[in-house]
RNA sequence: CCCGCCUUAGCUCAACGGUAGAGCGGCCCGCUGUAGACGGGCAGGUUACUAGUUCGAAUCUGGUAGGCGGGA
Numbered sequence: 001c002c003c004g005c006c007u008u009a010g011c012u013c014a015a016c017g018g019u020a021g022a023g024c025g026g027c028c029c030g031c032u033g034u035a036g037a038c039g040g041g042c043a044g045g046u047u048a049c050u051a052g053u054u055c056g057a058a059u060c061u062g063g064u065a066g067g068c069g070g071g072a
Base pairs, nucleotide, nucleotide: 001071002070003069004068005067006066007065010024011023012022013021018055026042027041028040029039030038048064049063050062051061052060
């Protein structure tokens, strides 16, 4: 320098262009002598950034940044 893949909640990951979710973790309640386990509930997101396409974008396209891999 060239090519490919990845970036979504604190962590690990889902979500054919049409309401952003799960598990774990956190908080509250129940249960328990206490804790754990178990059961119920709640909070937590500029979907890396920026522009474009579209009635509508996490999703499609261009660019940027970071990470991983390959090539020269």
Predicted 3D model of a 72-nucleotide RNA (transfer RNA) from a Microcaldota archaeon. Rfam family: tRNA. It is annotated as a transfer RNA. The source organism's lineage runs through Archaea, Nanobdellati and Microcaldota.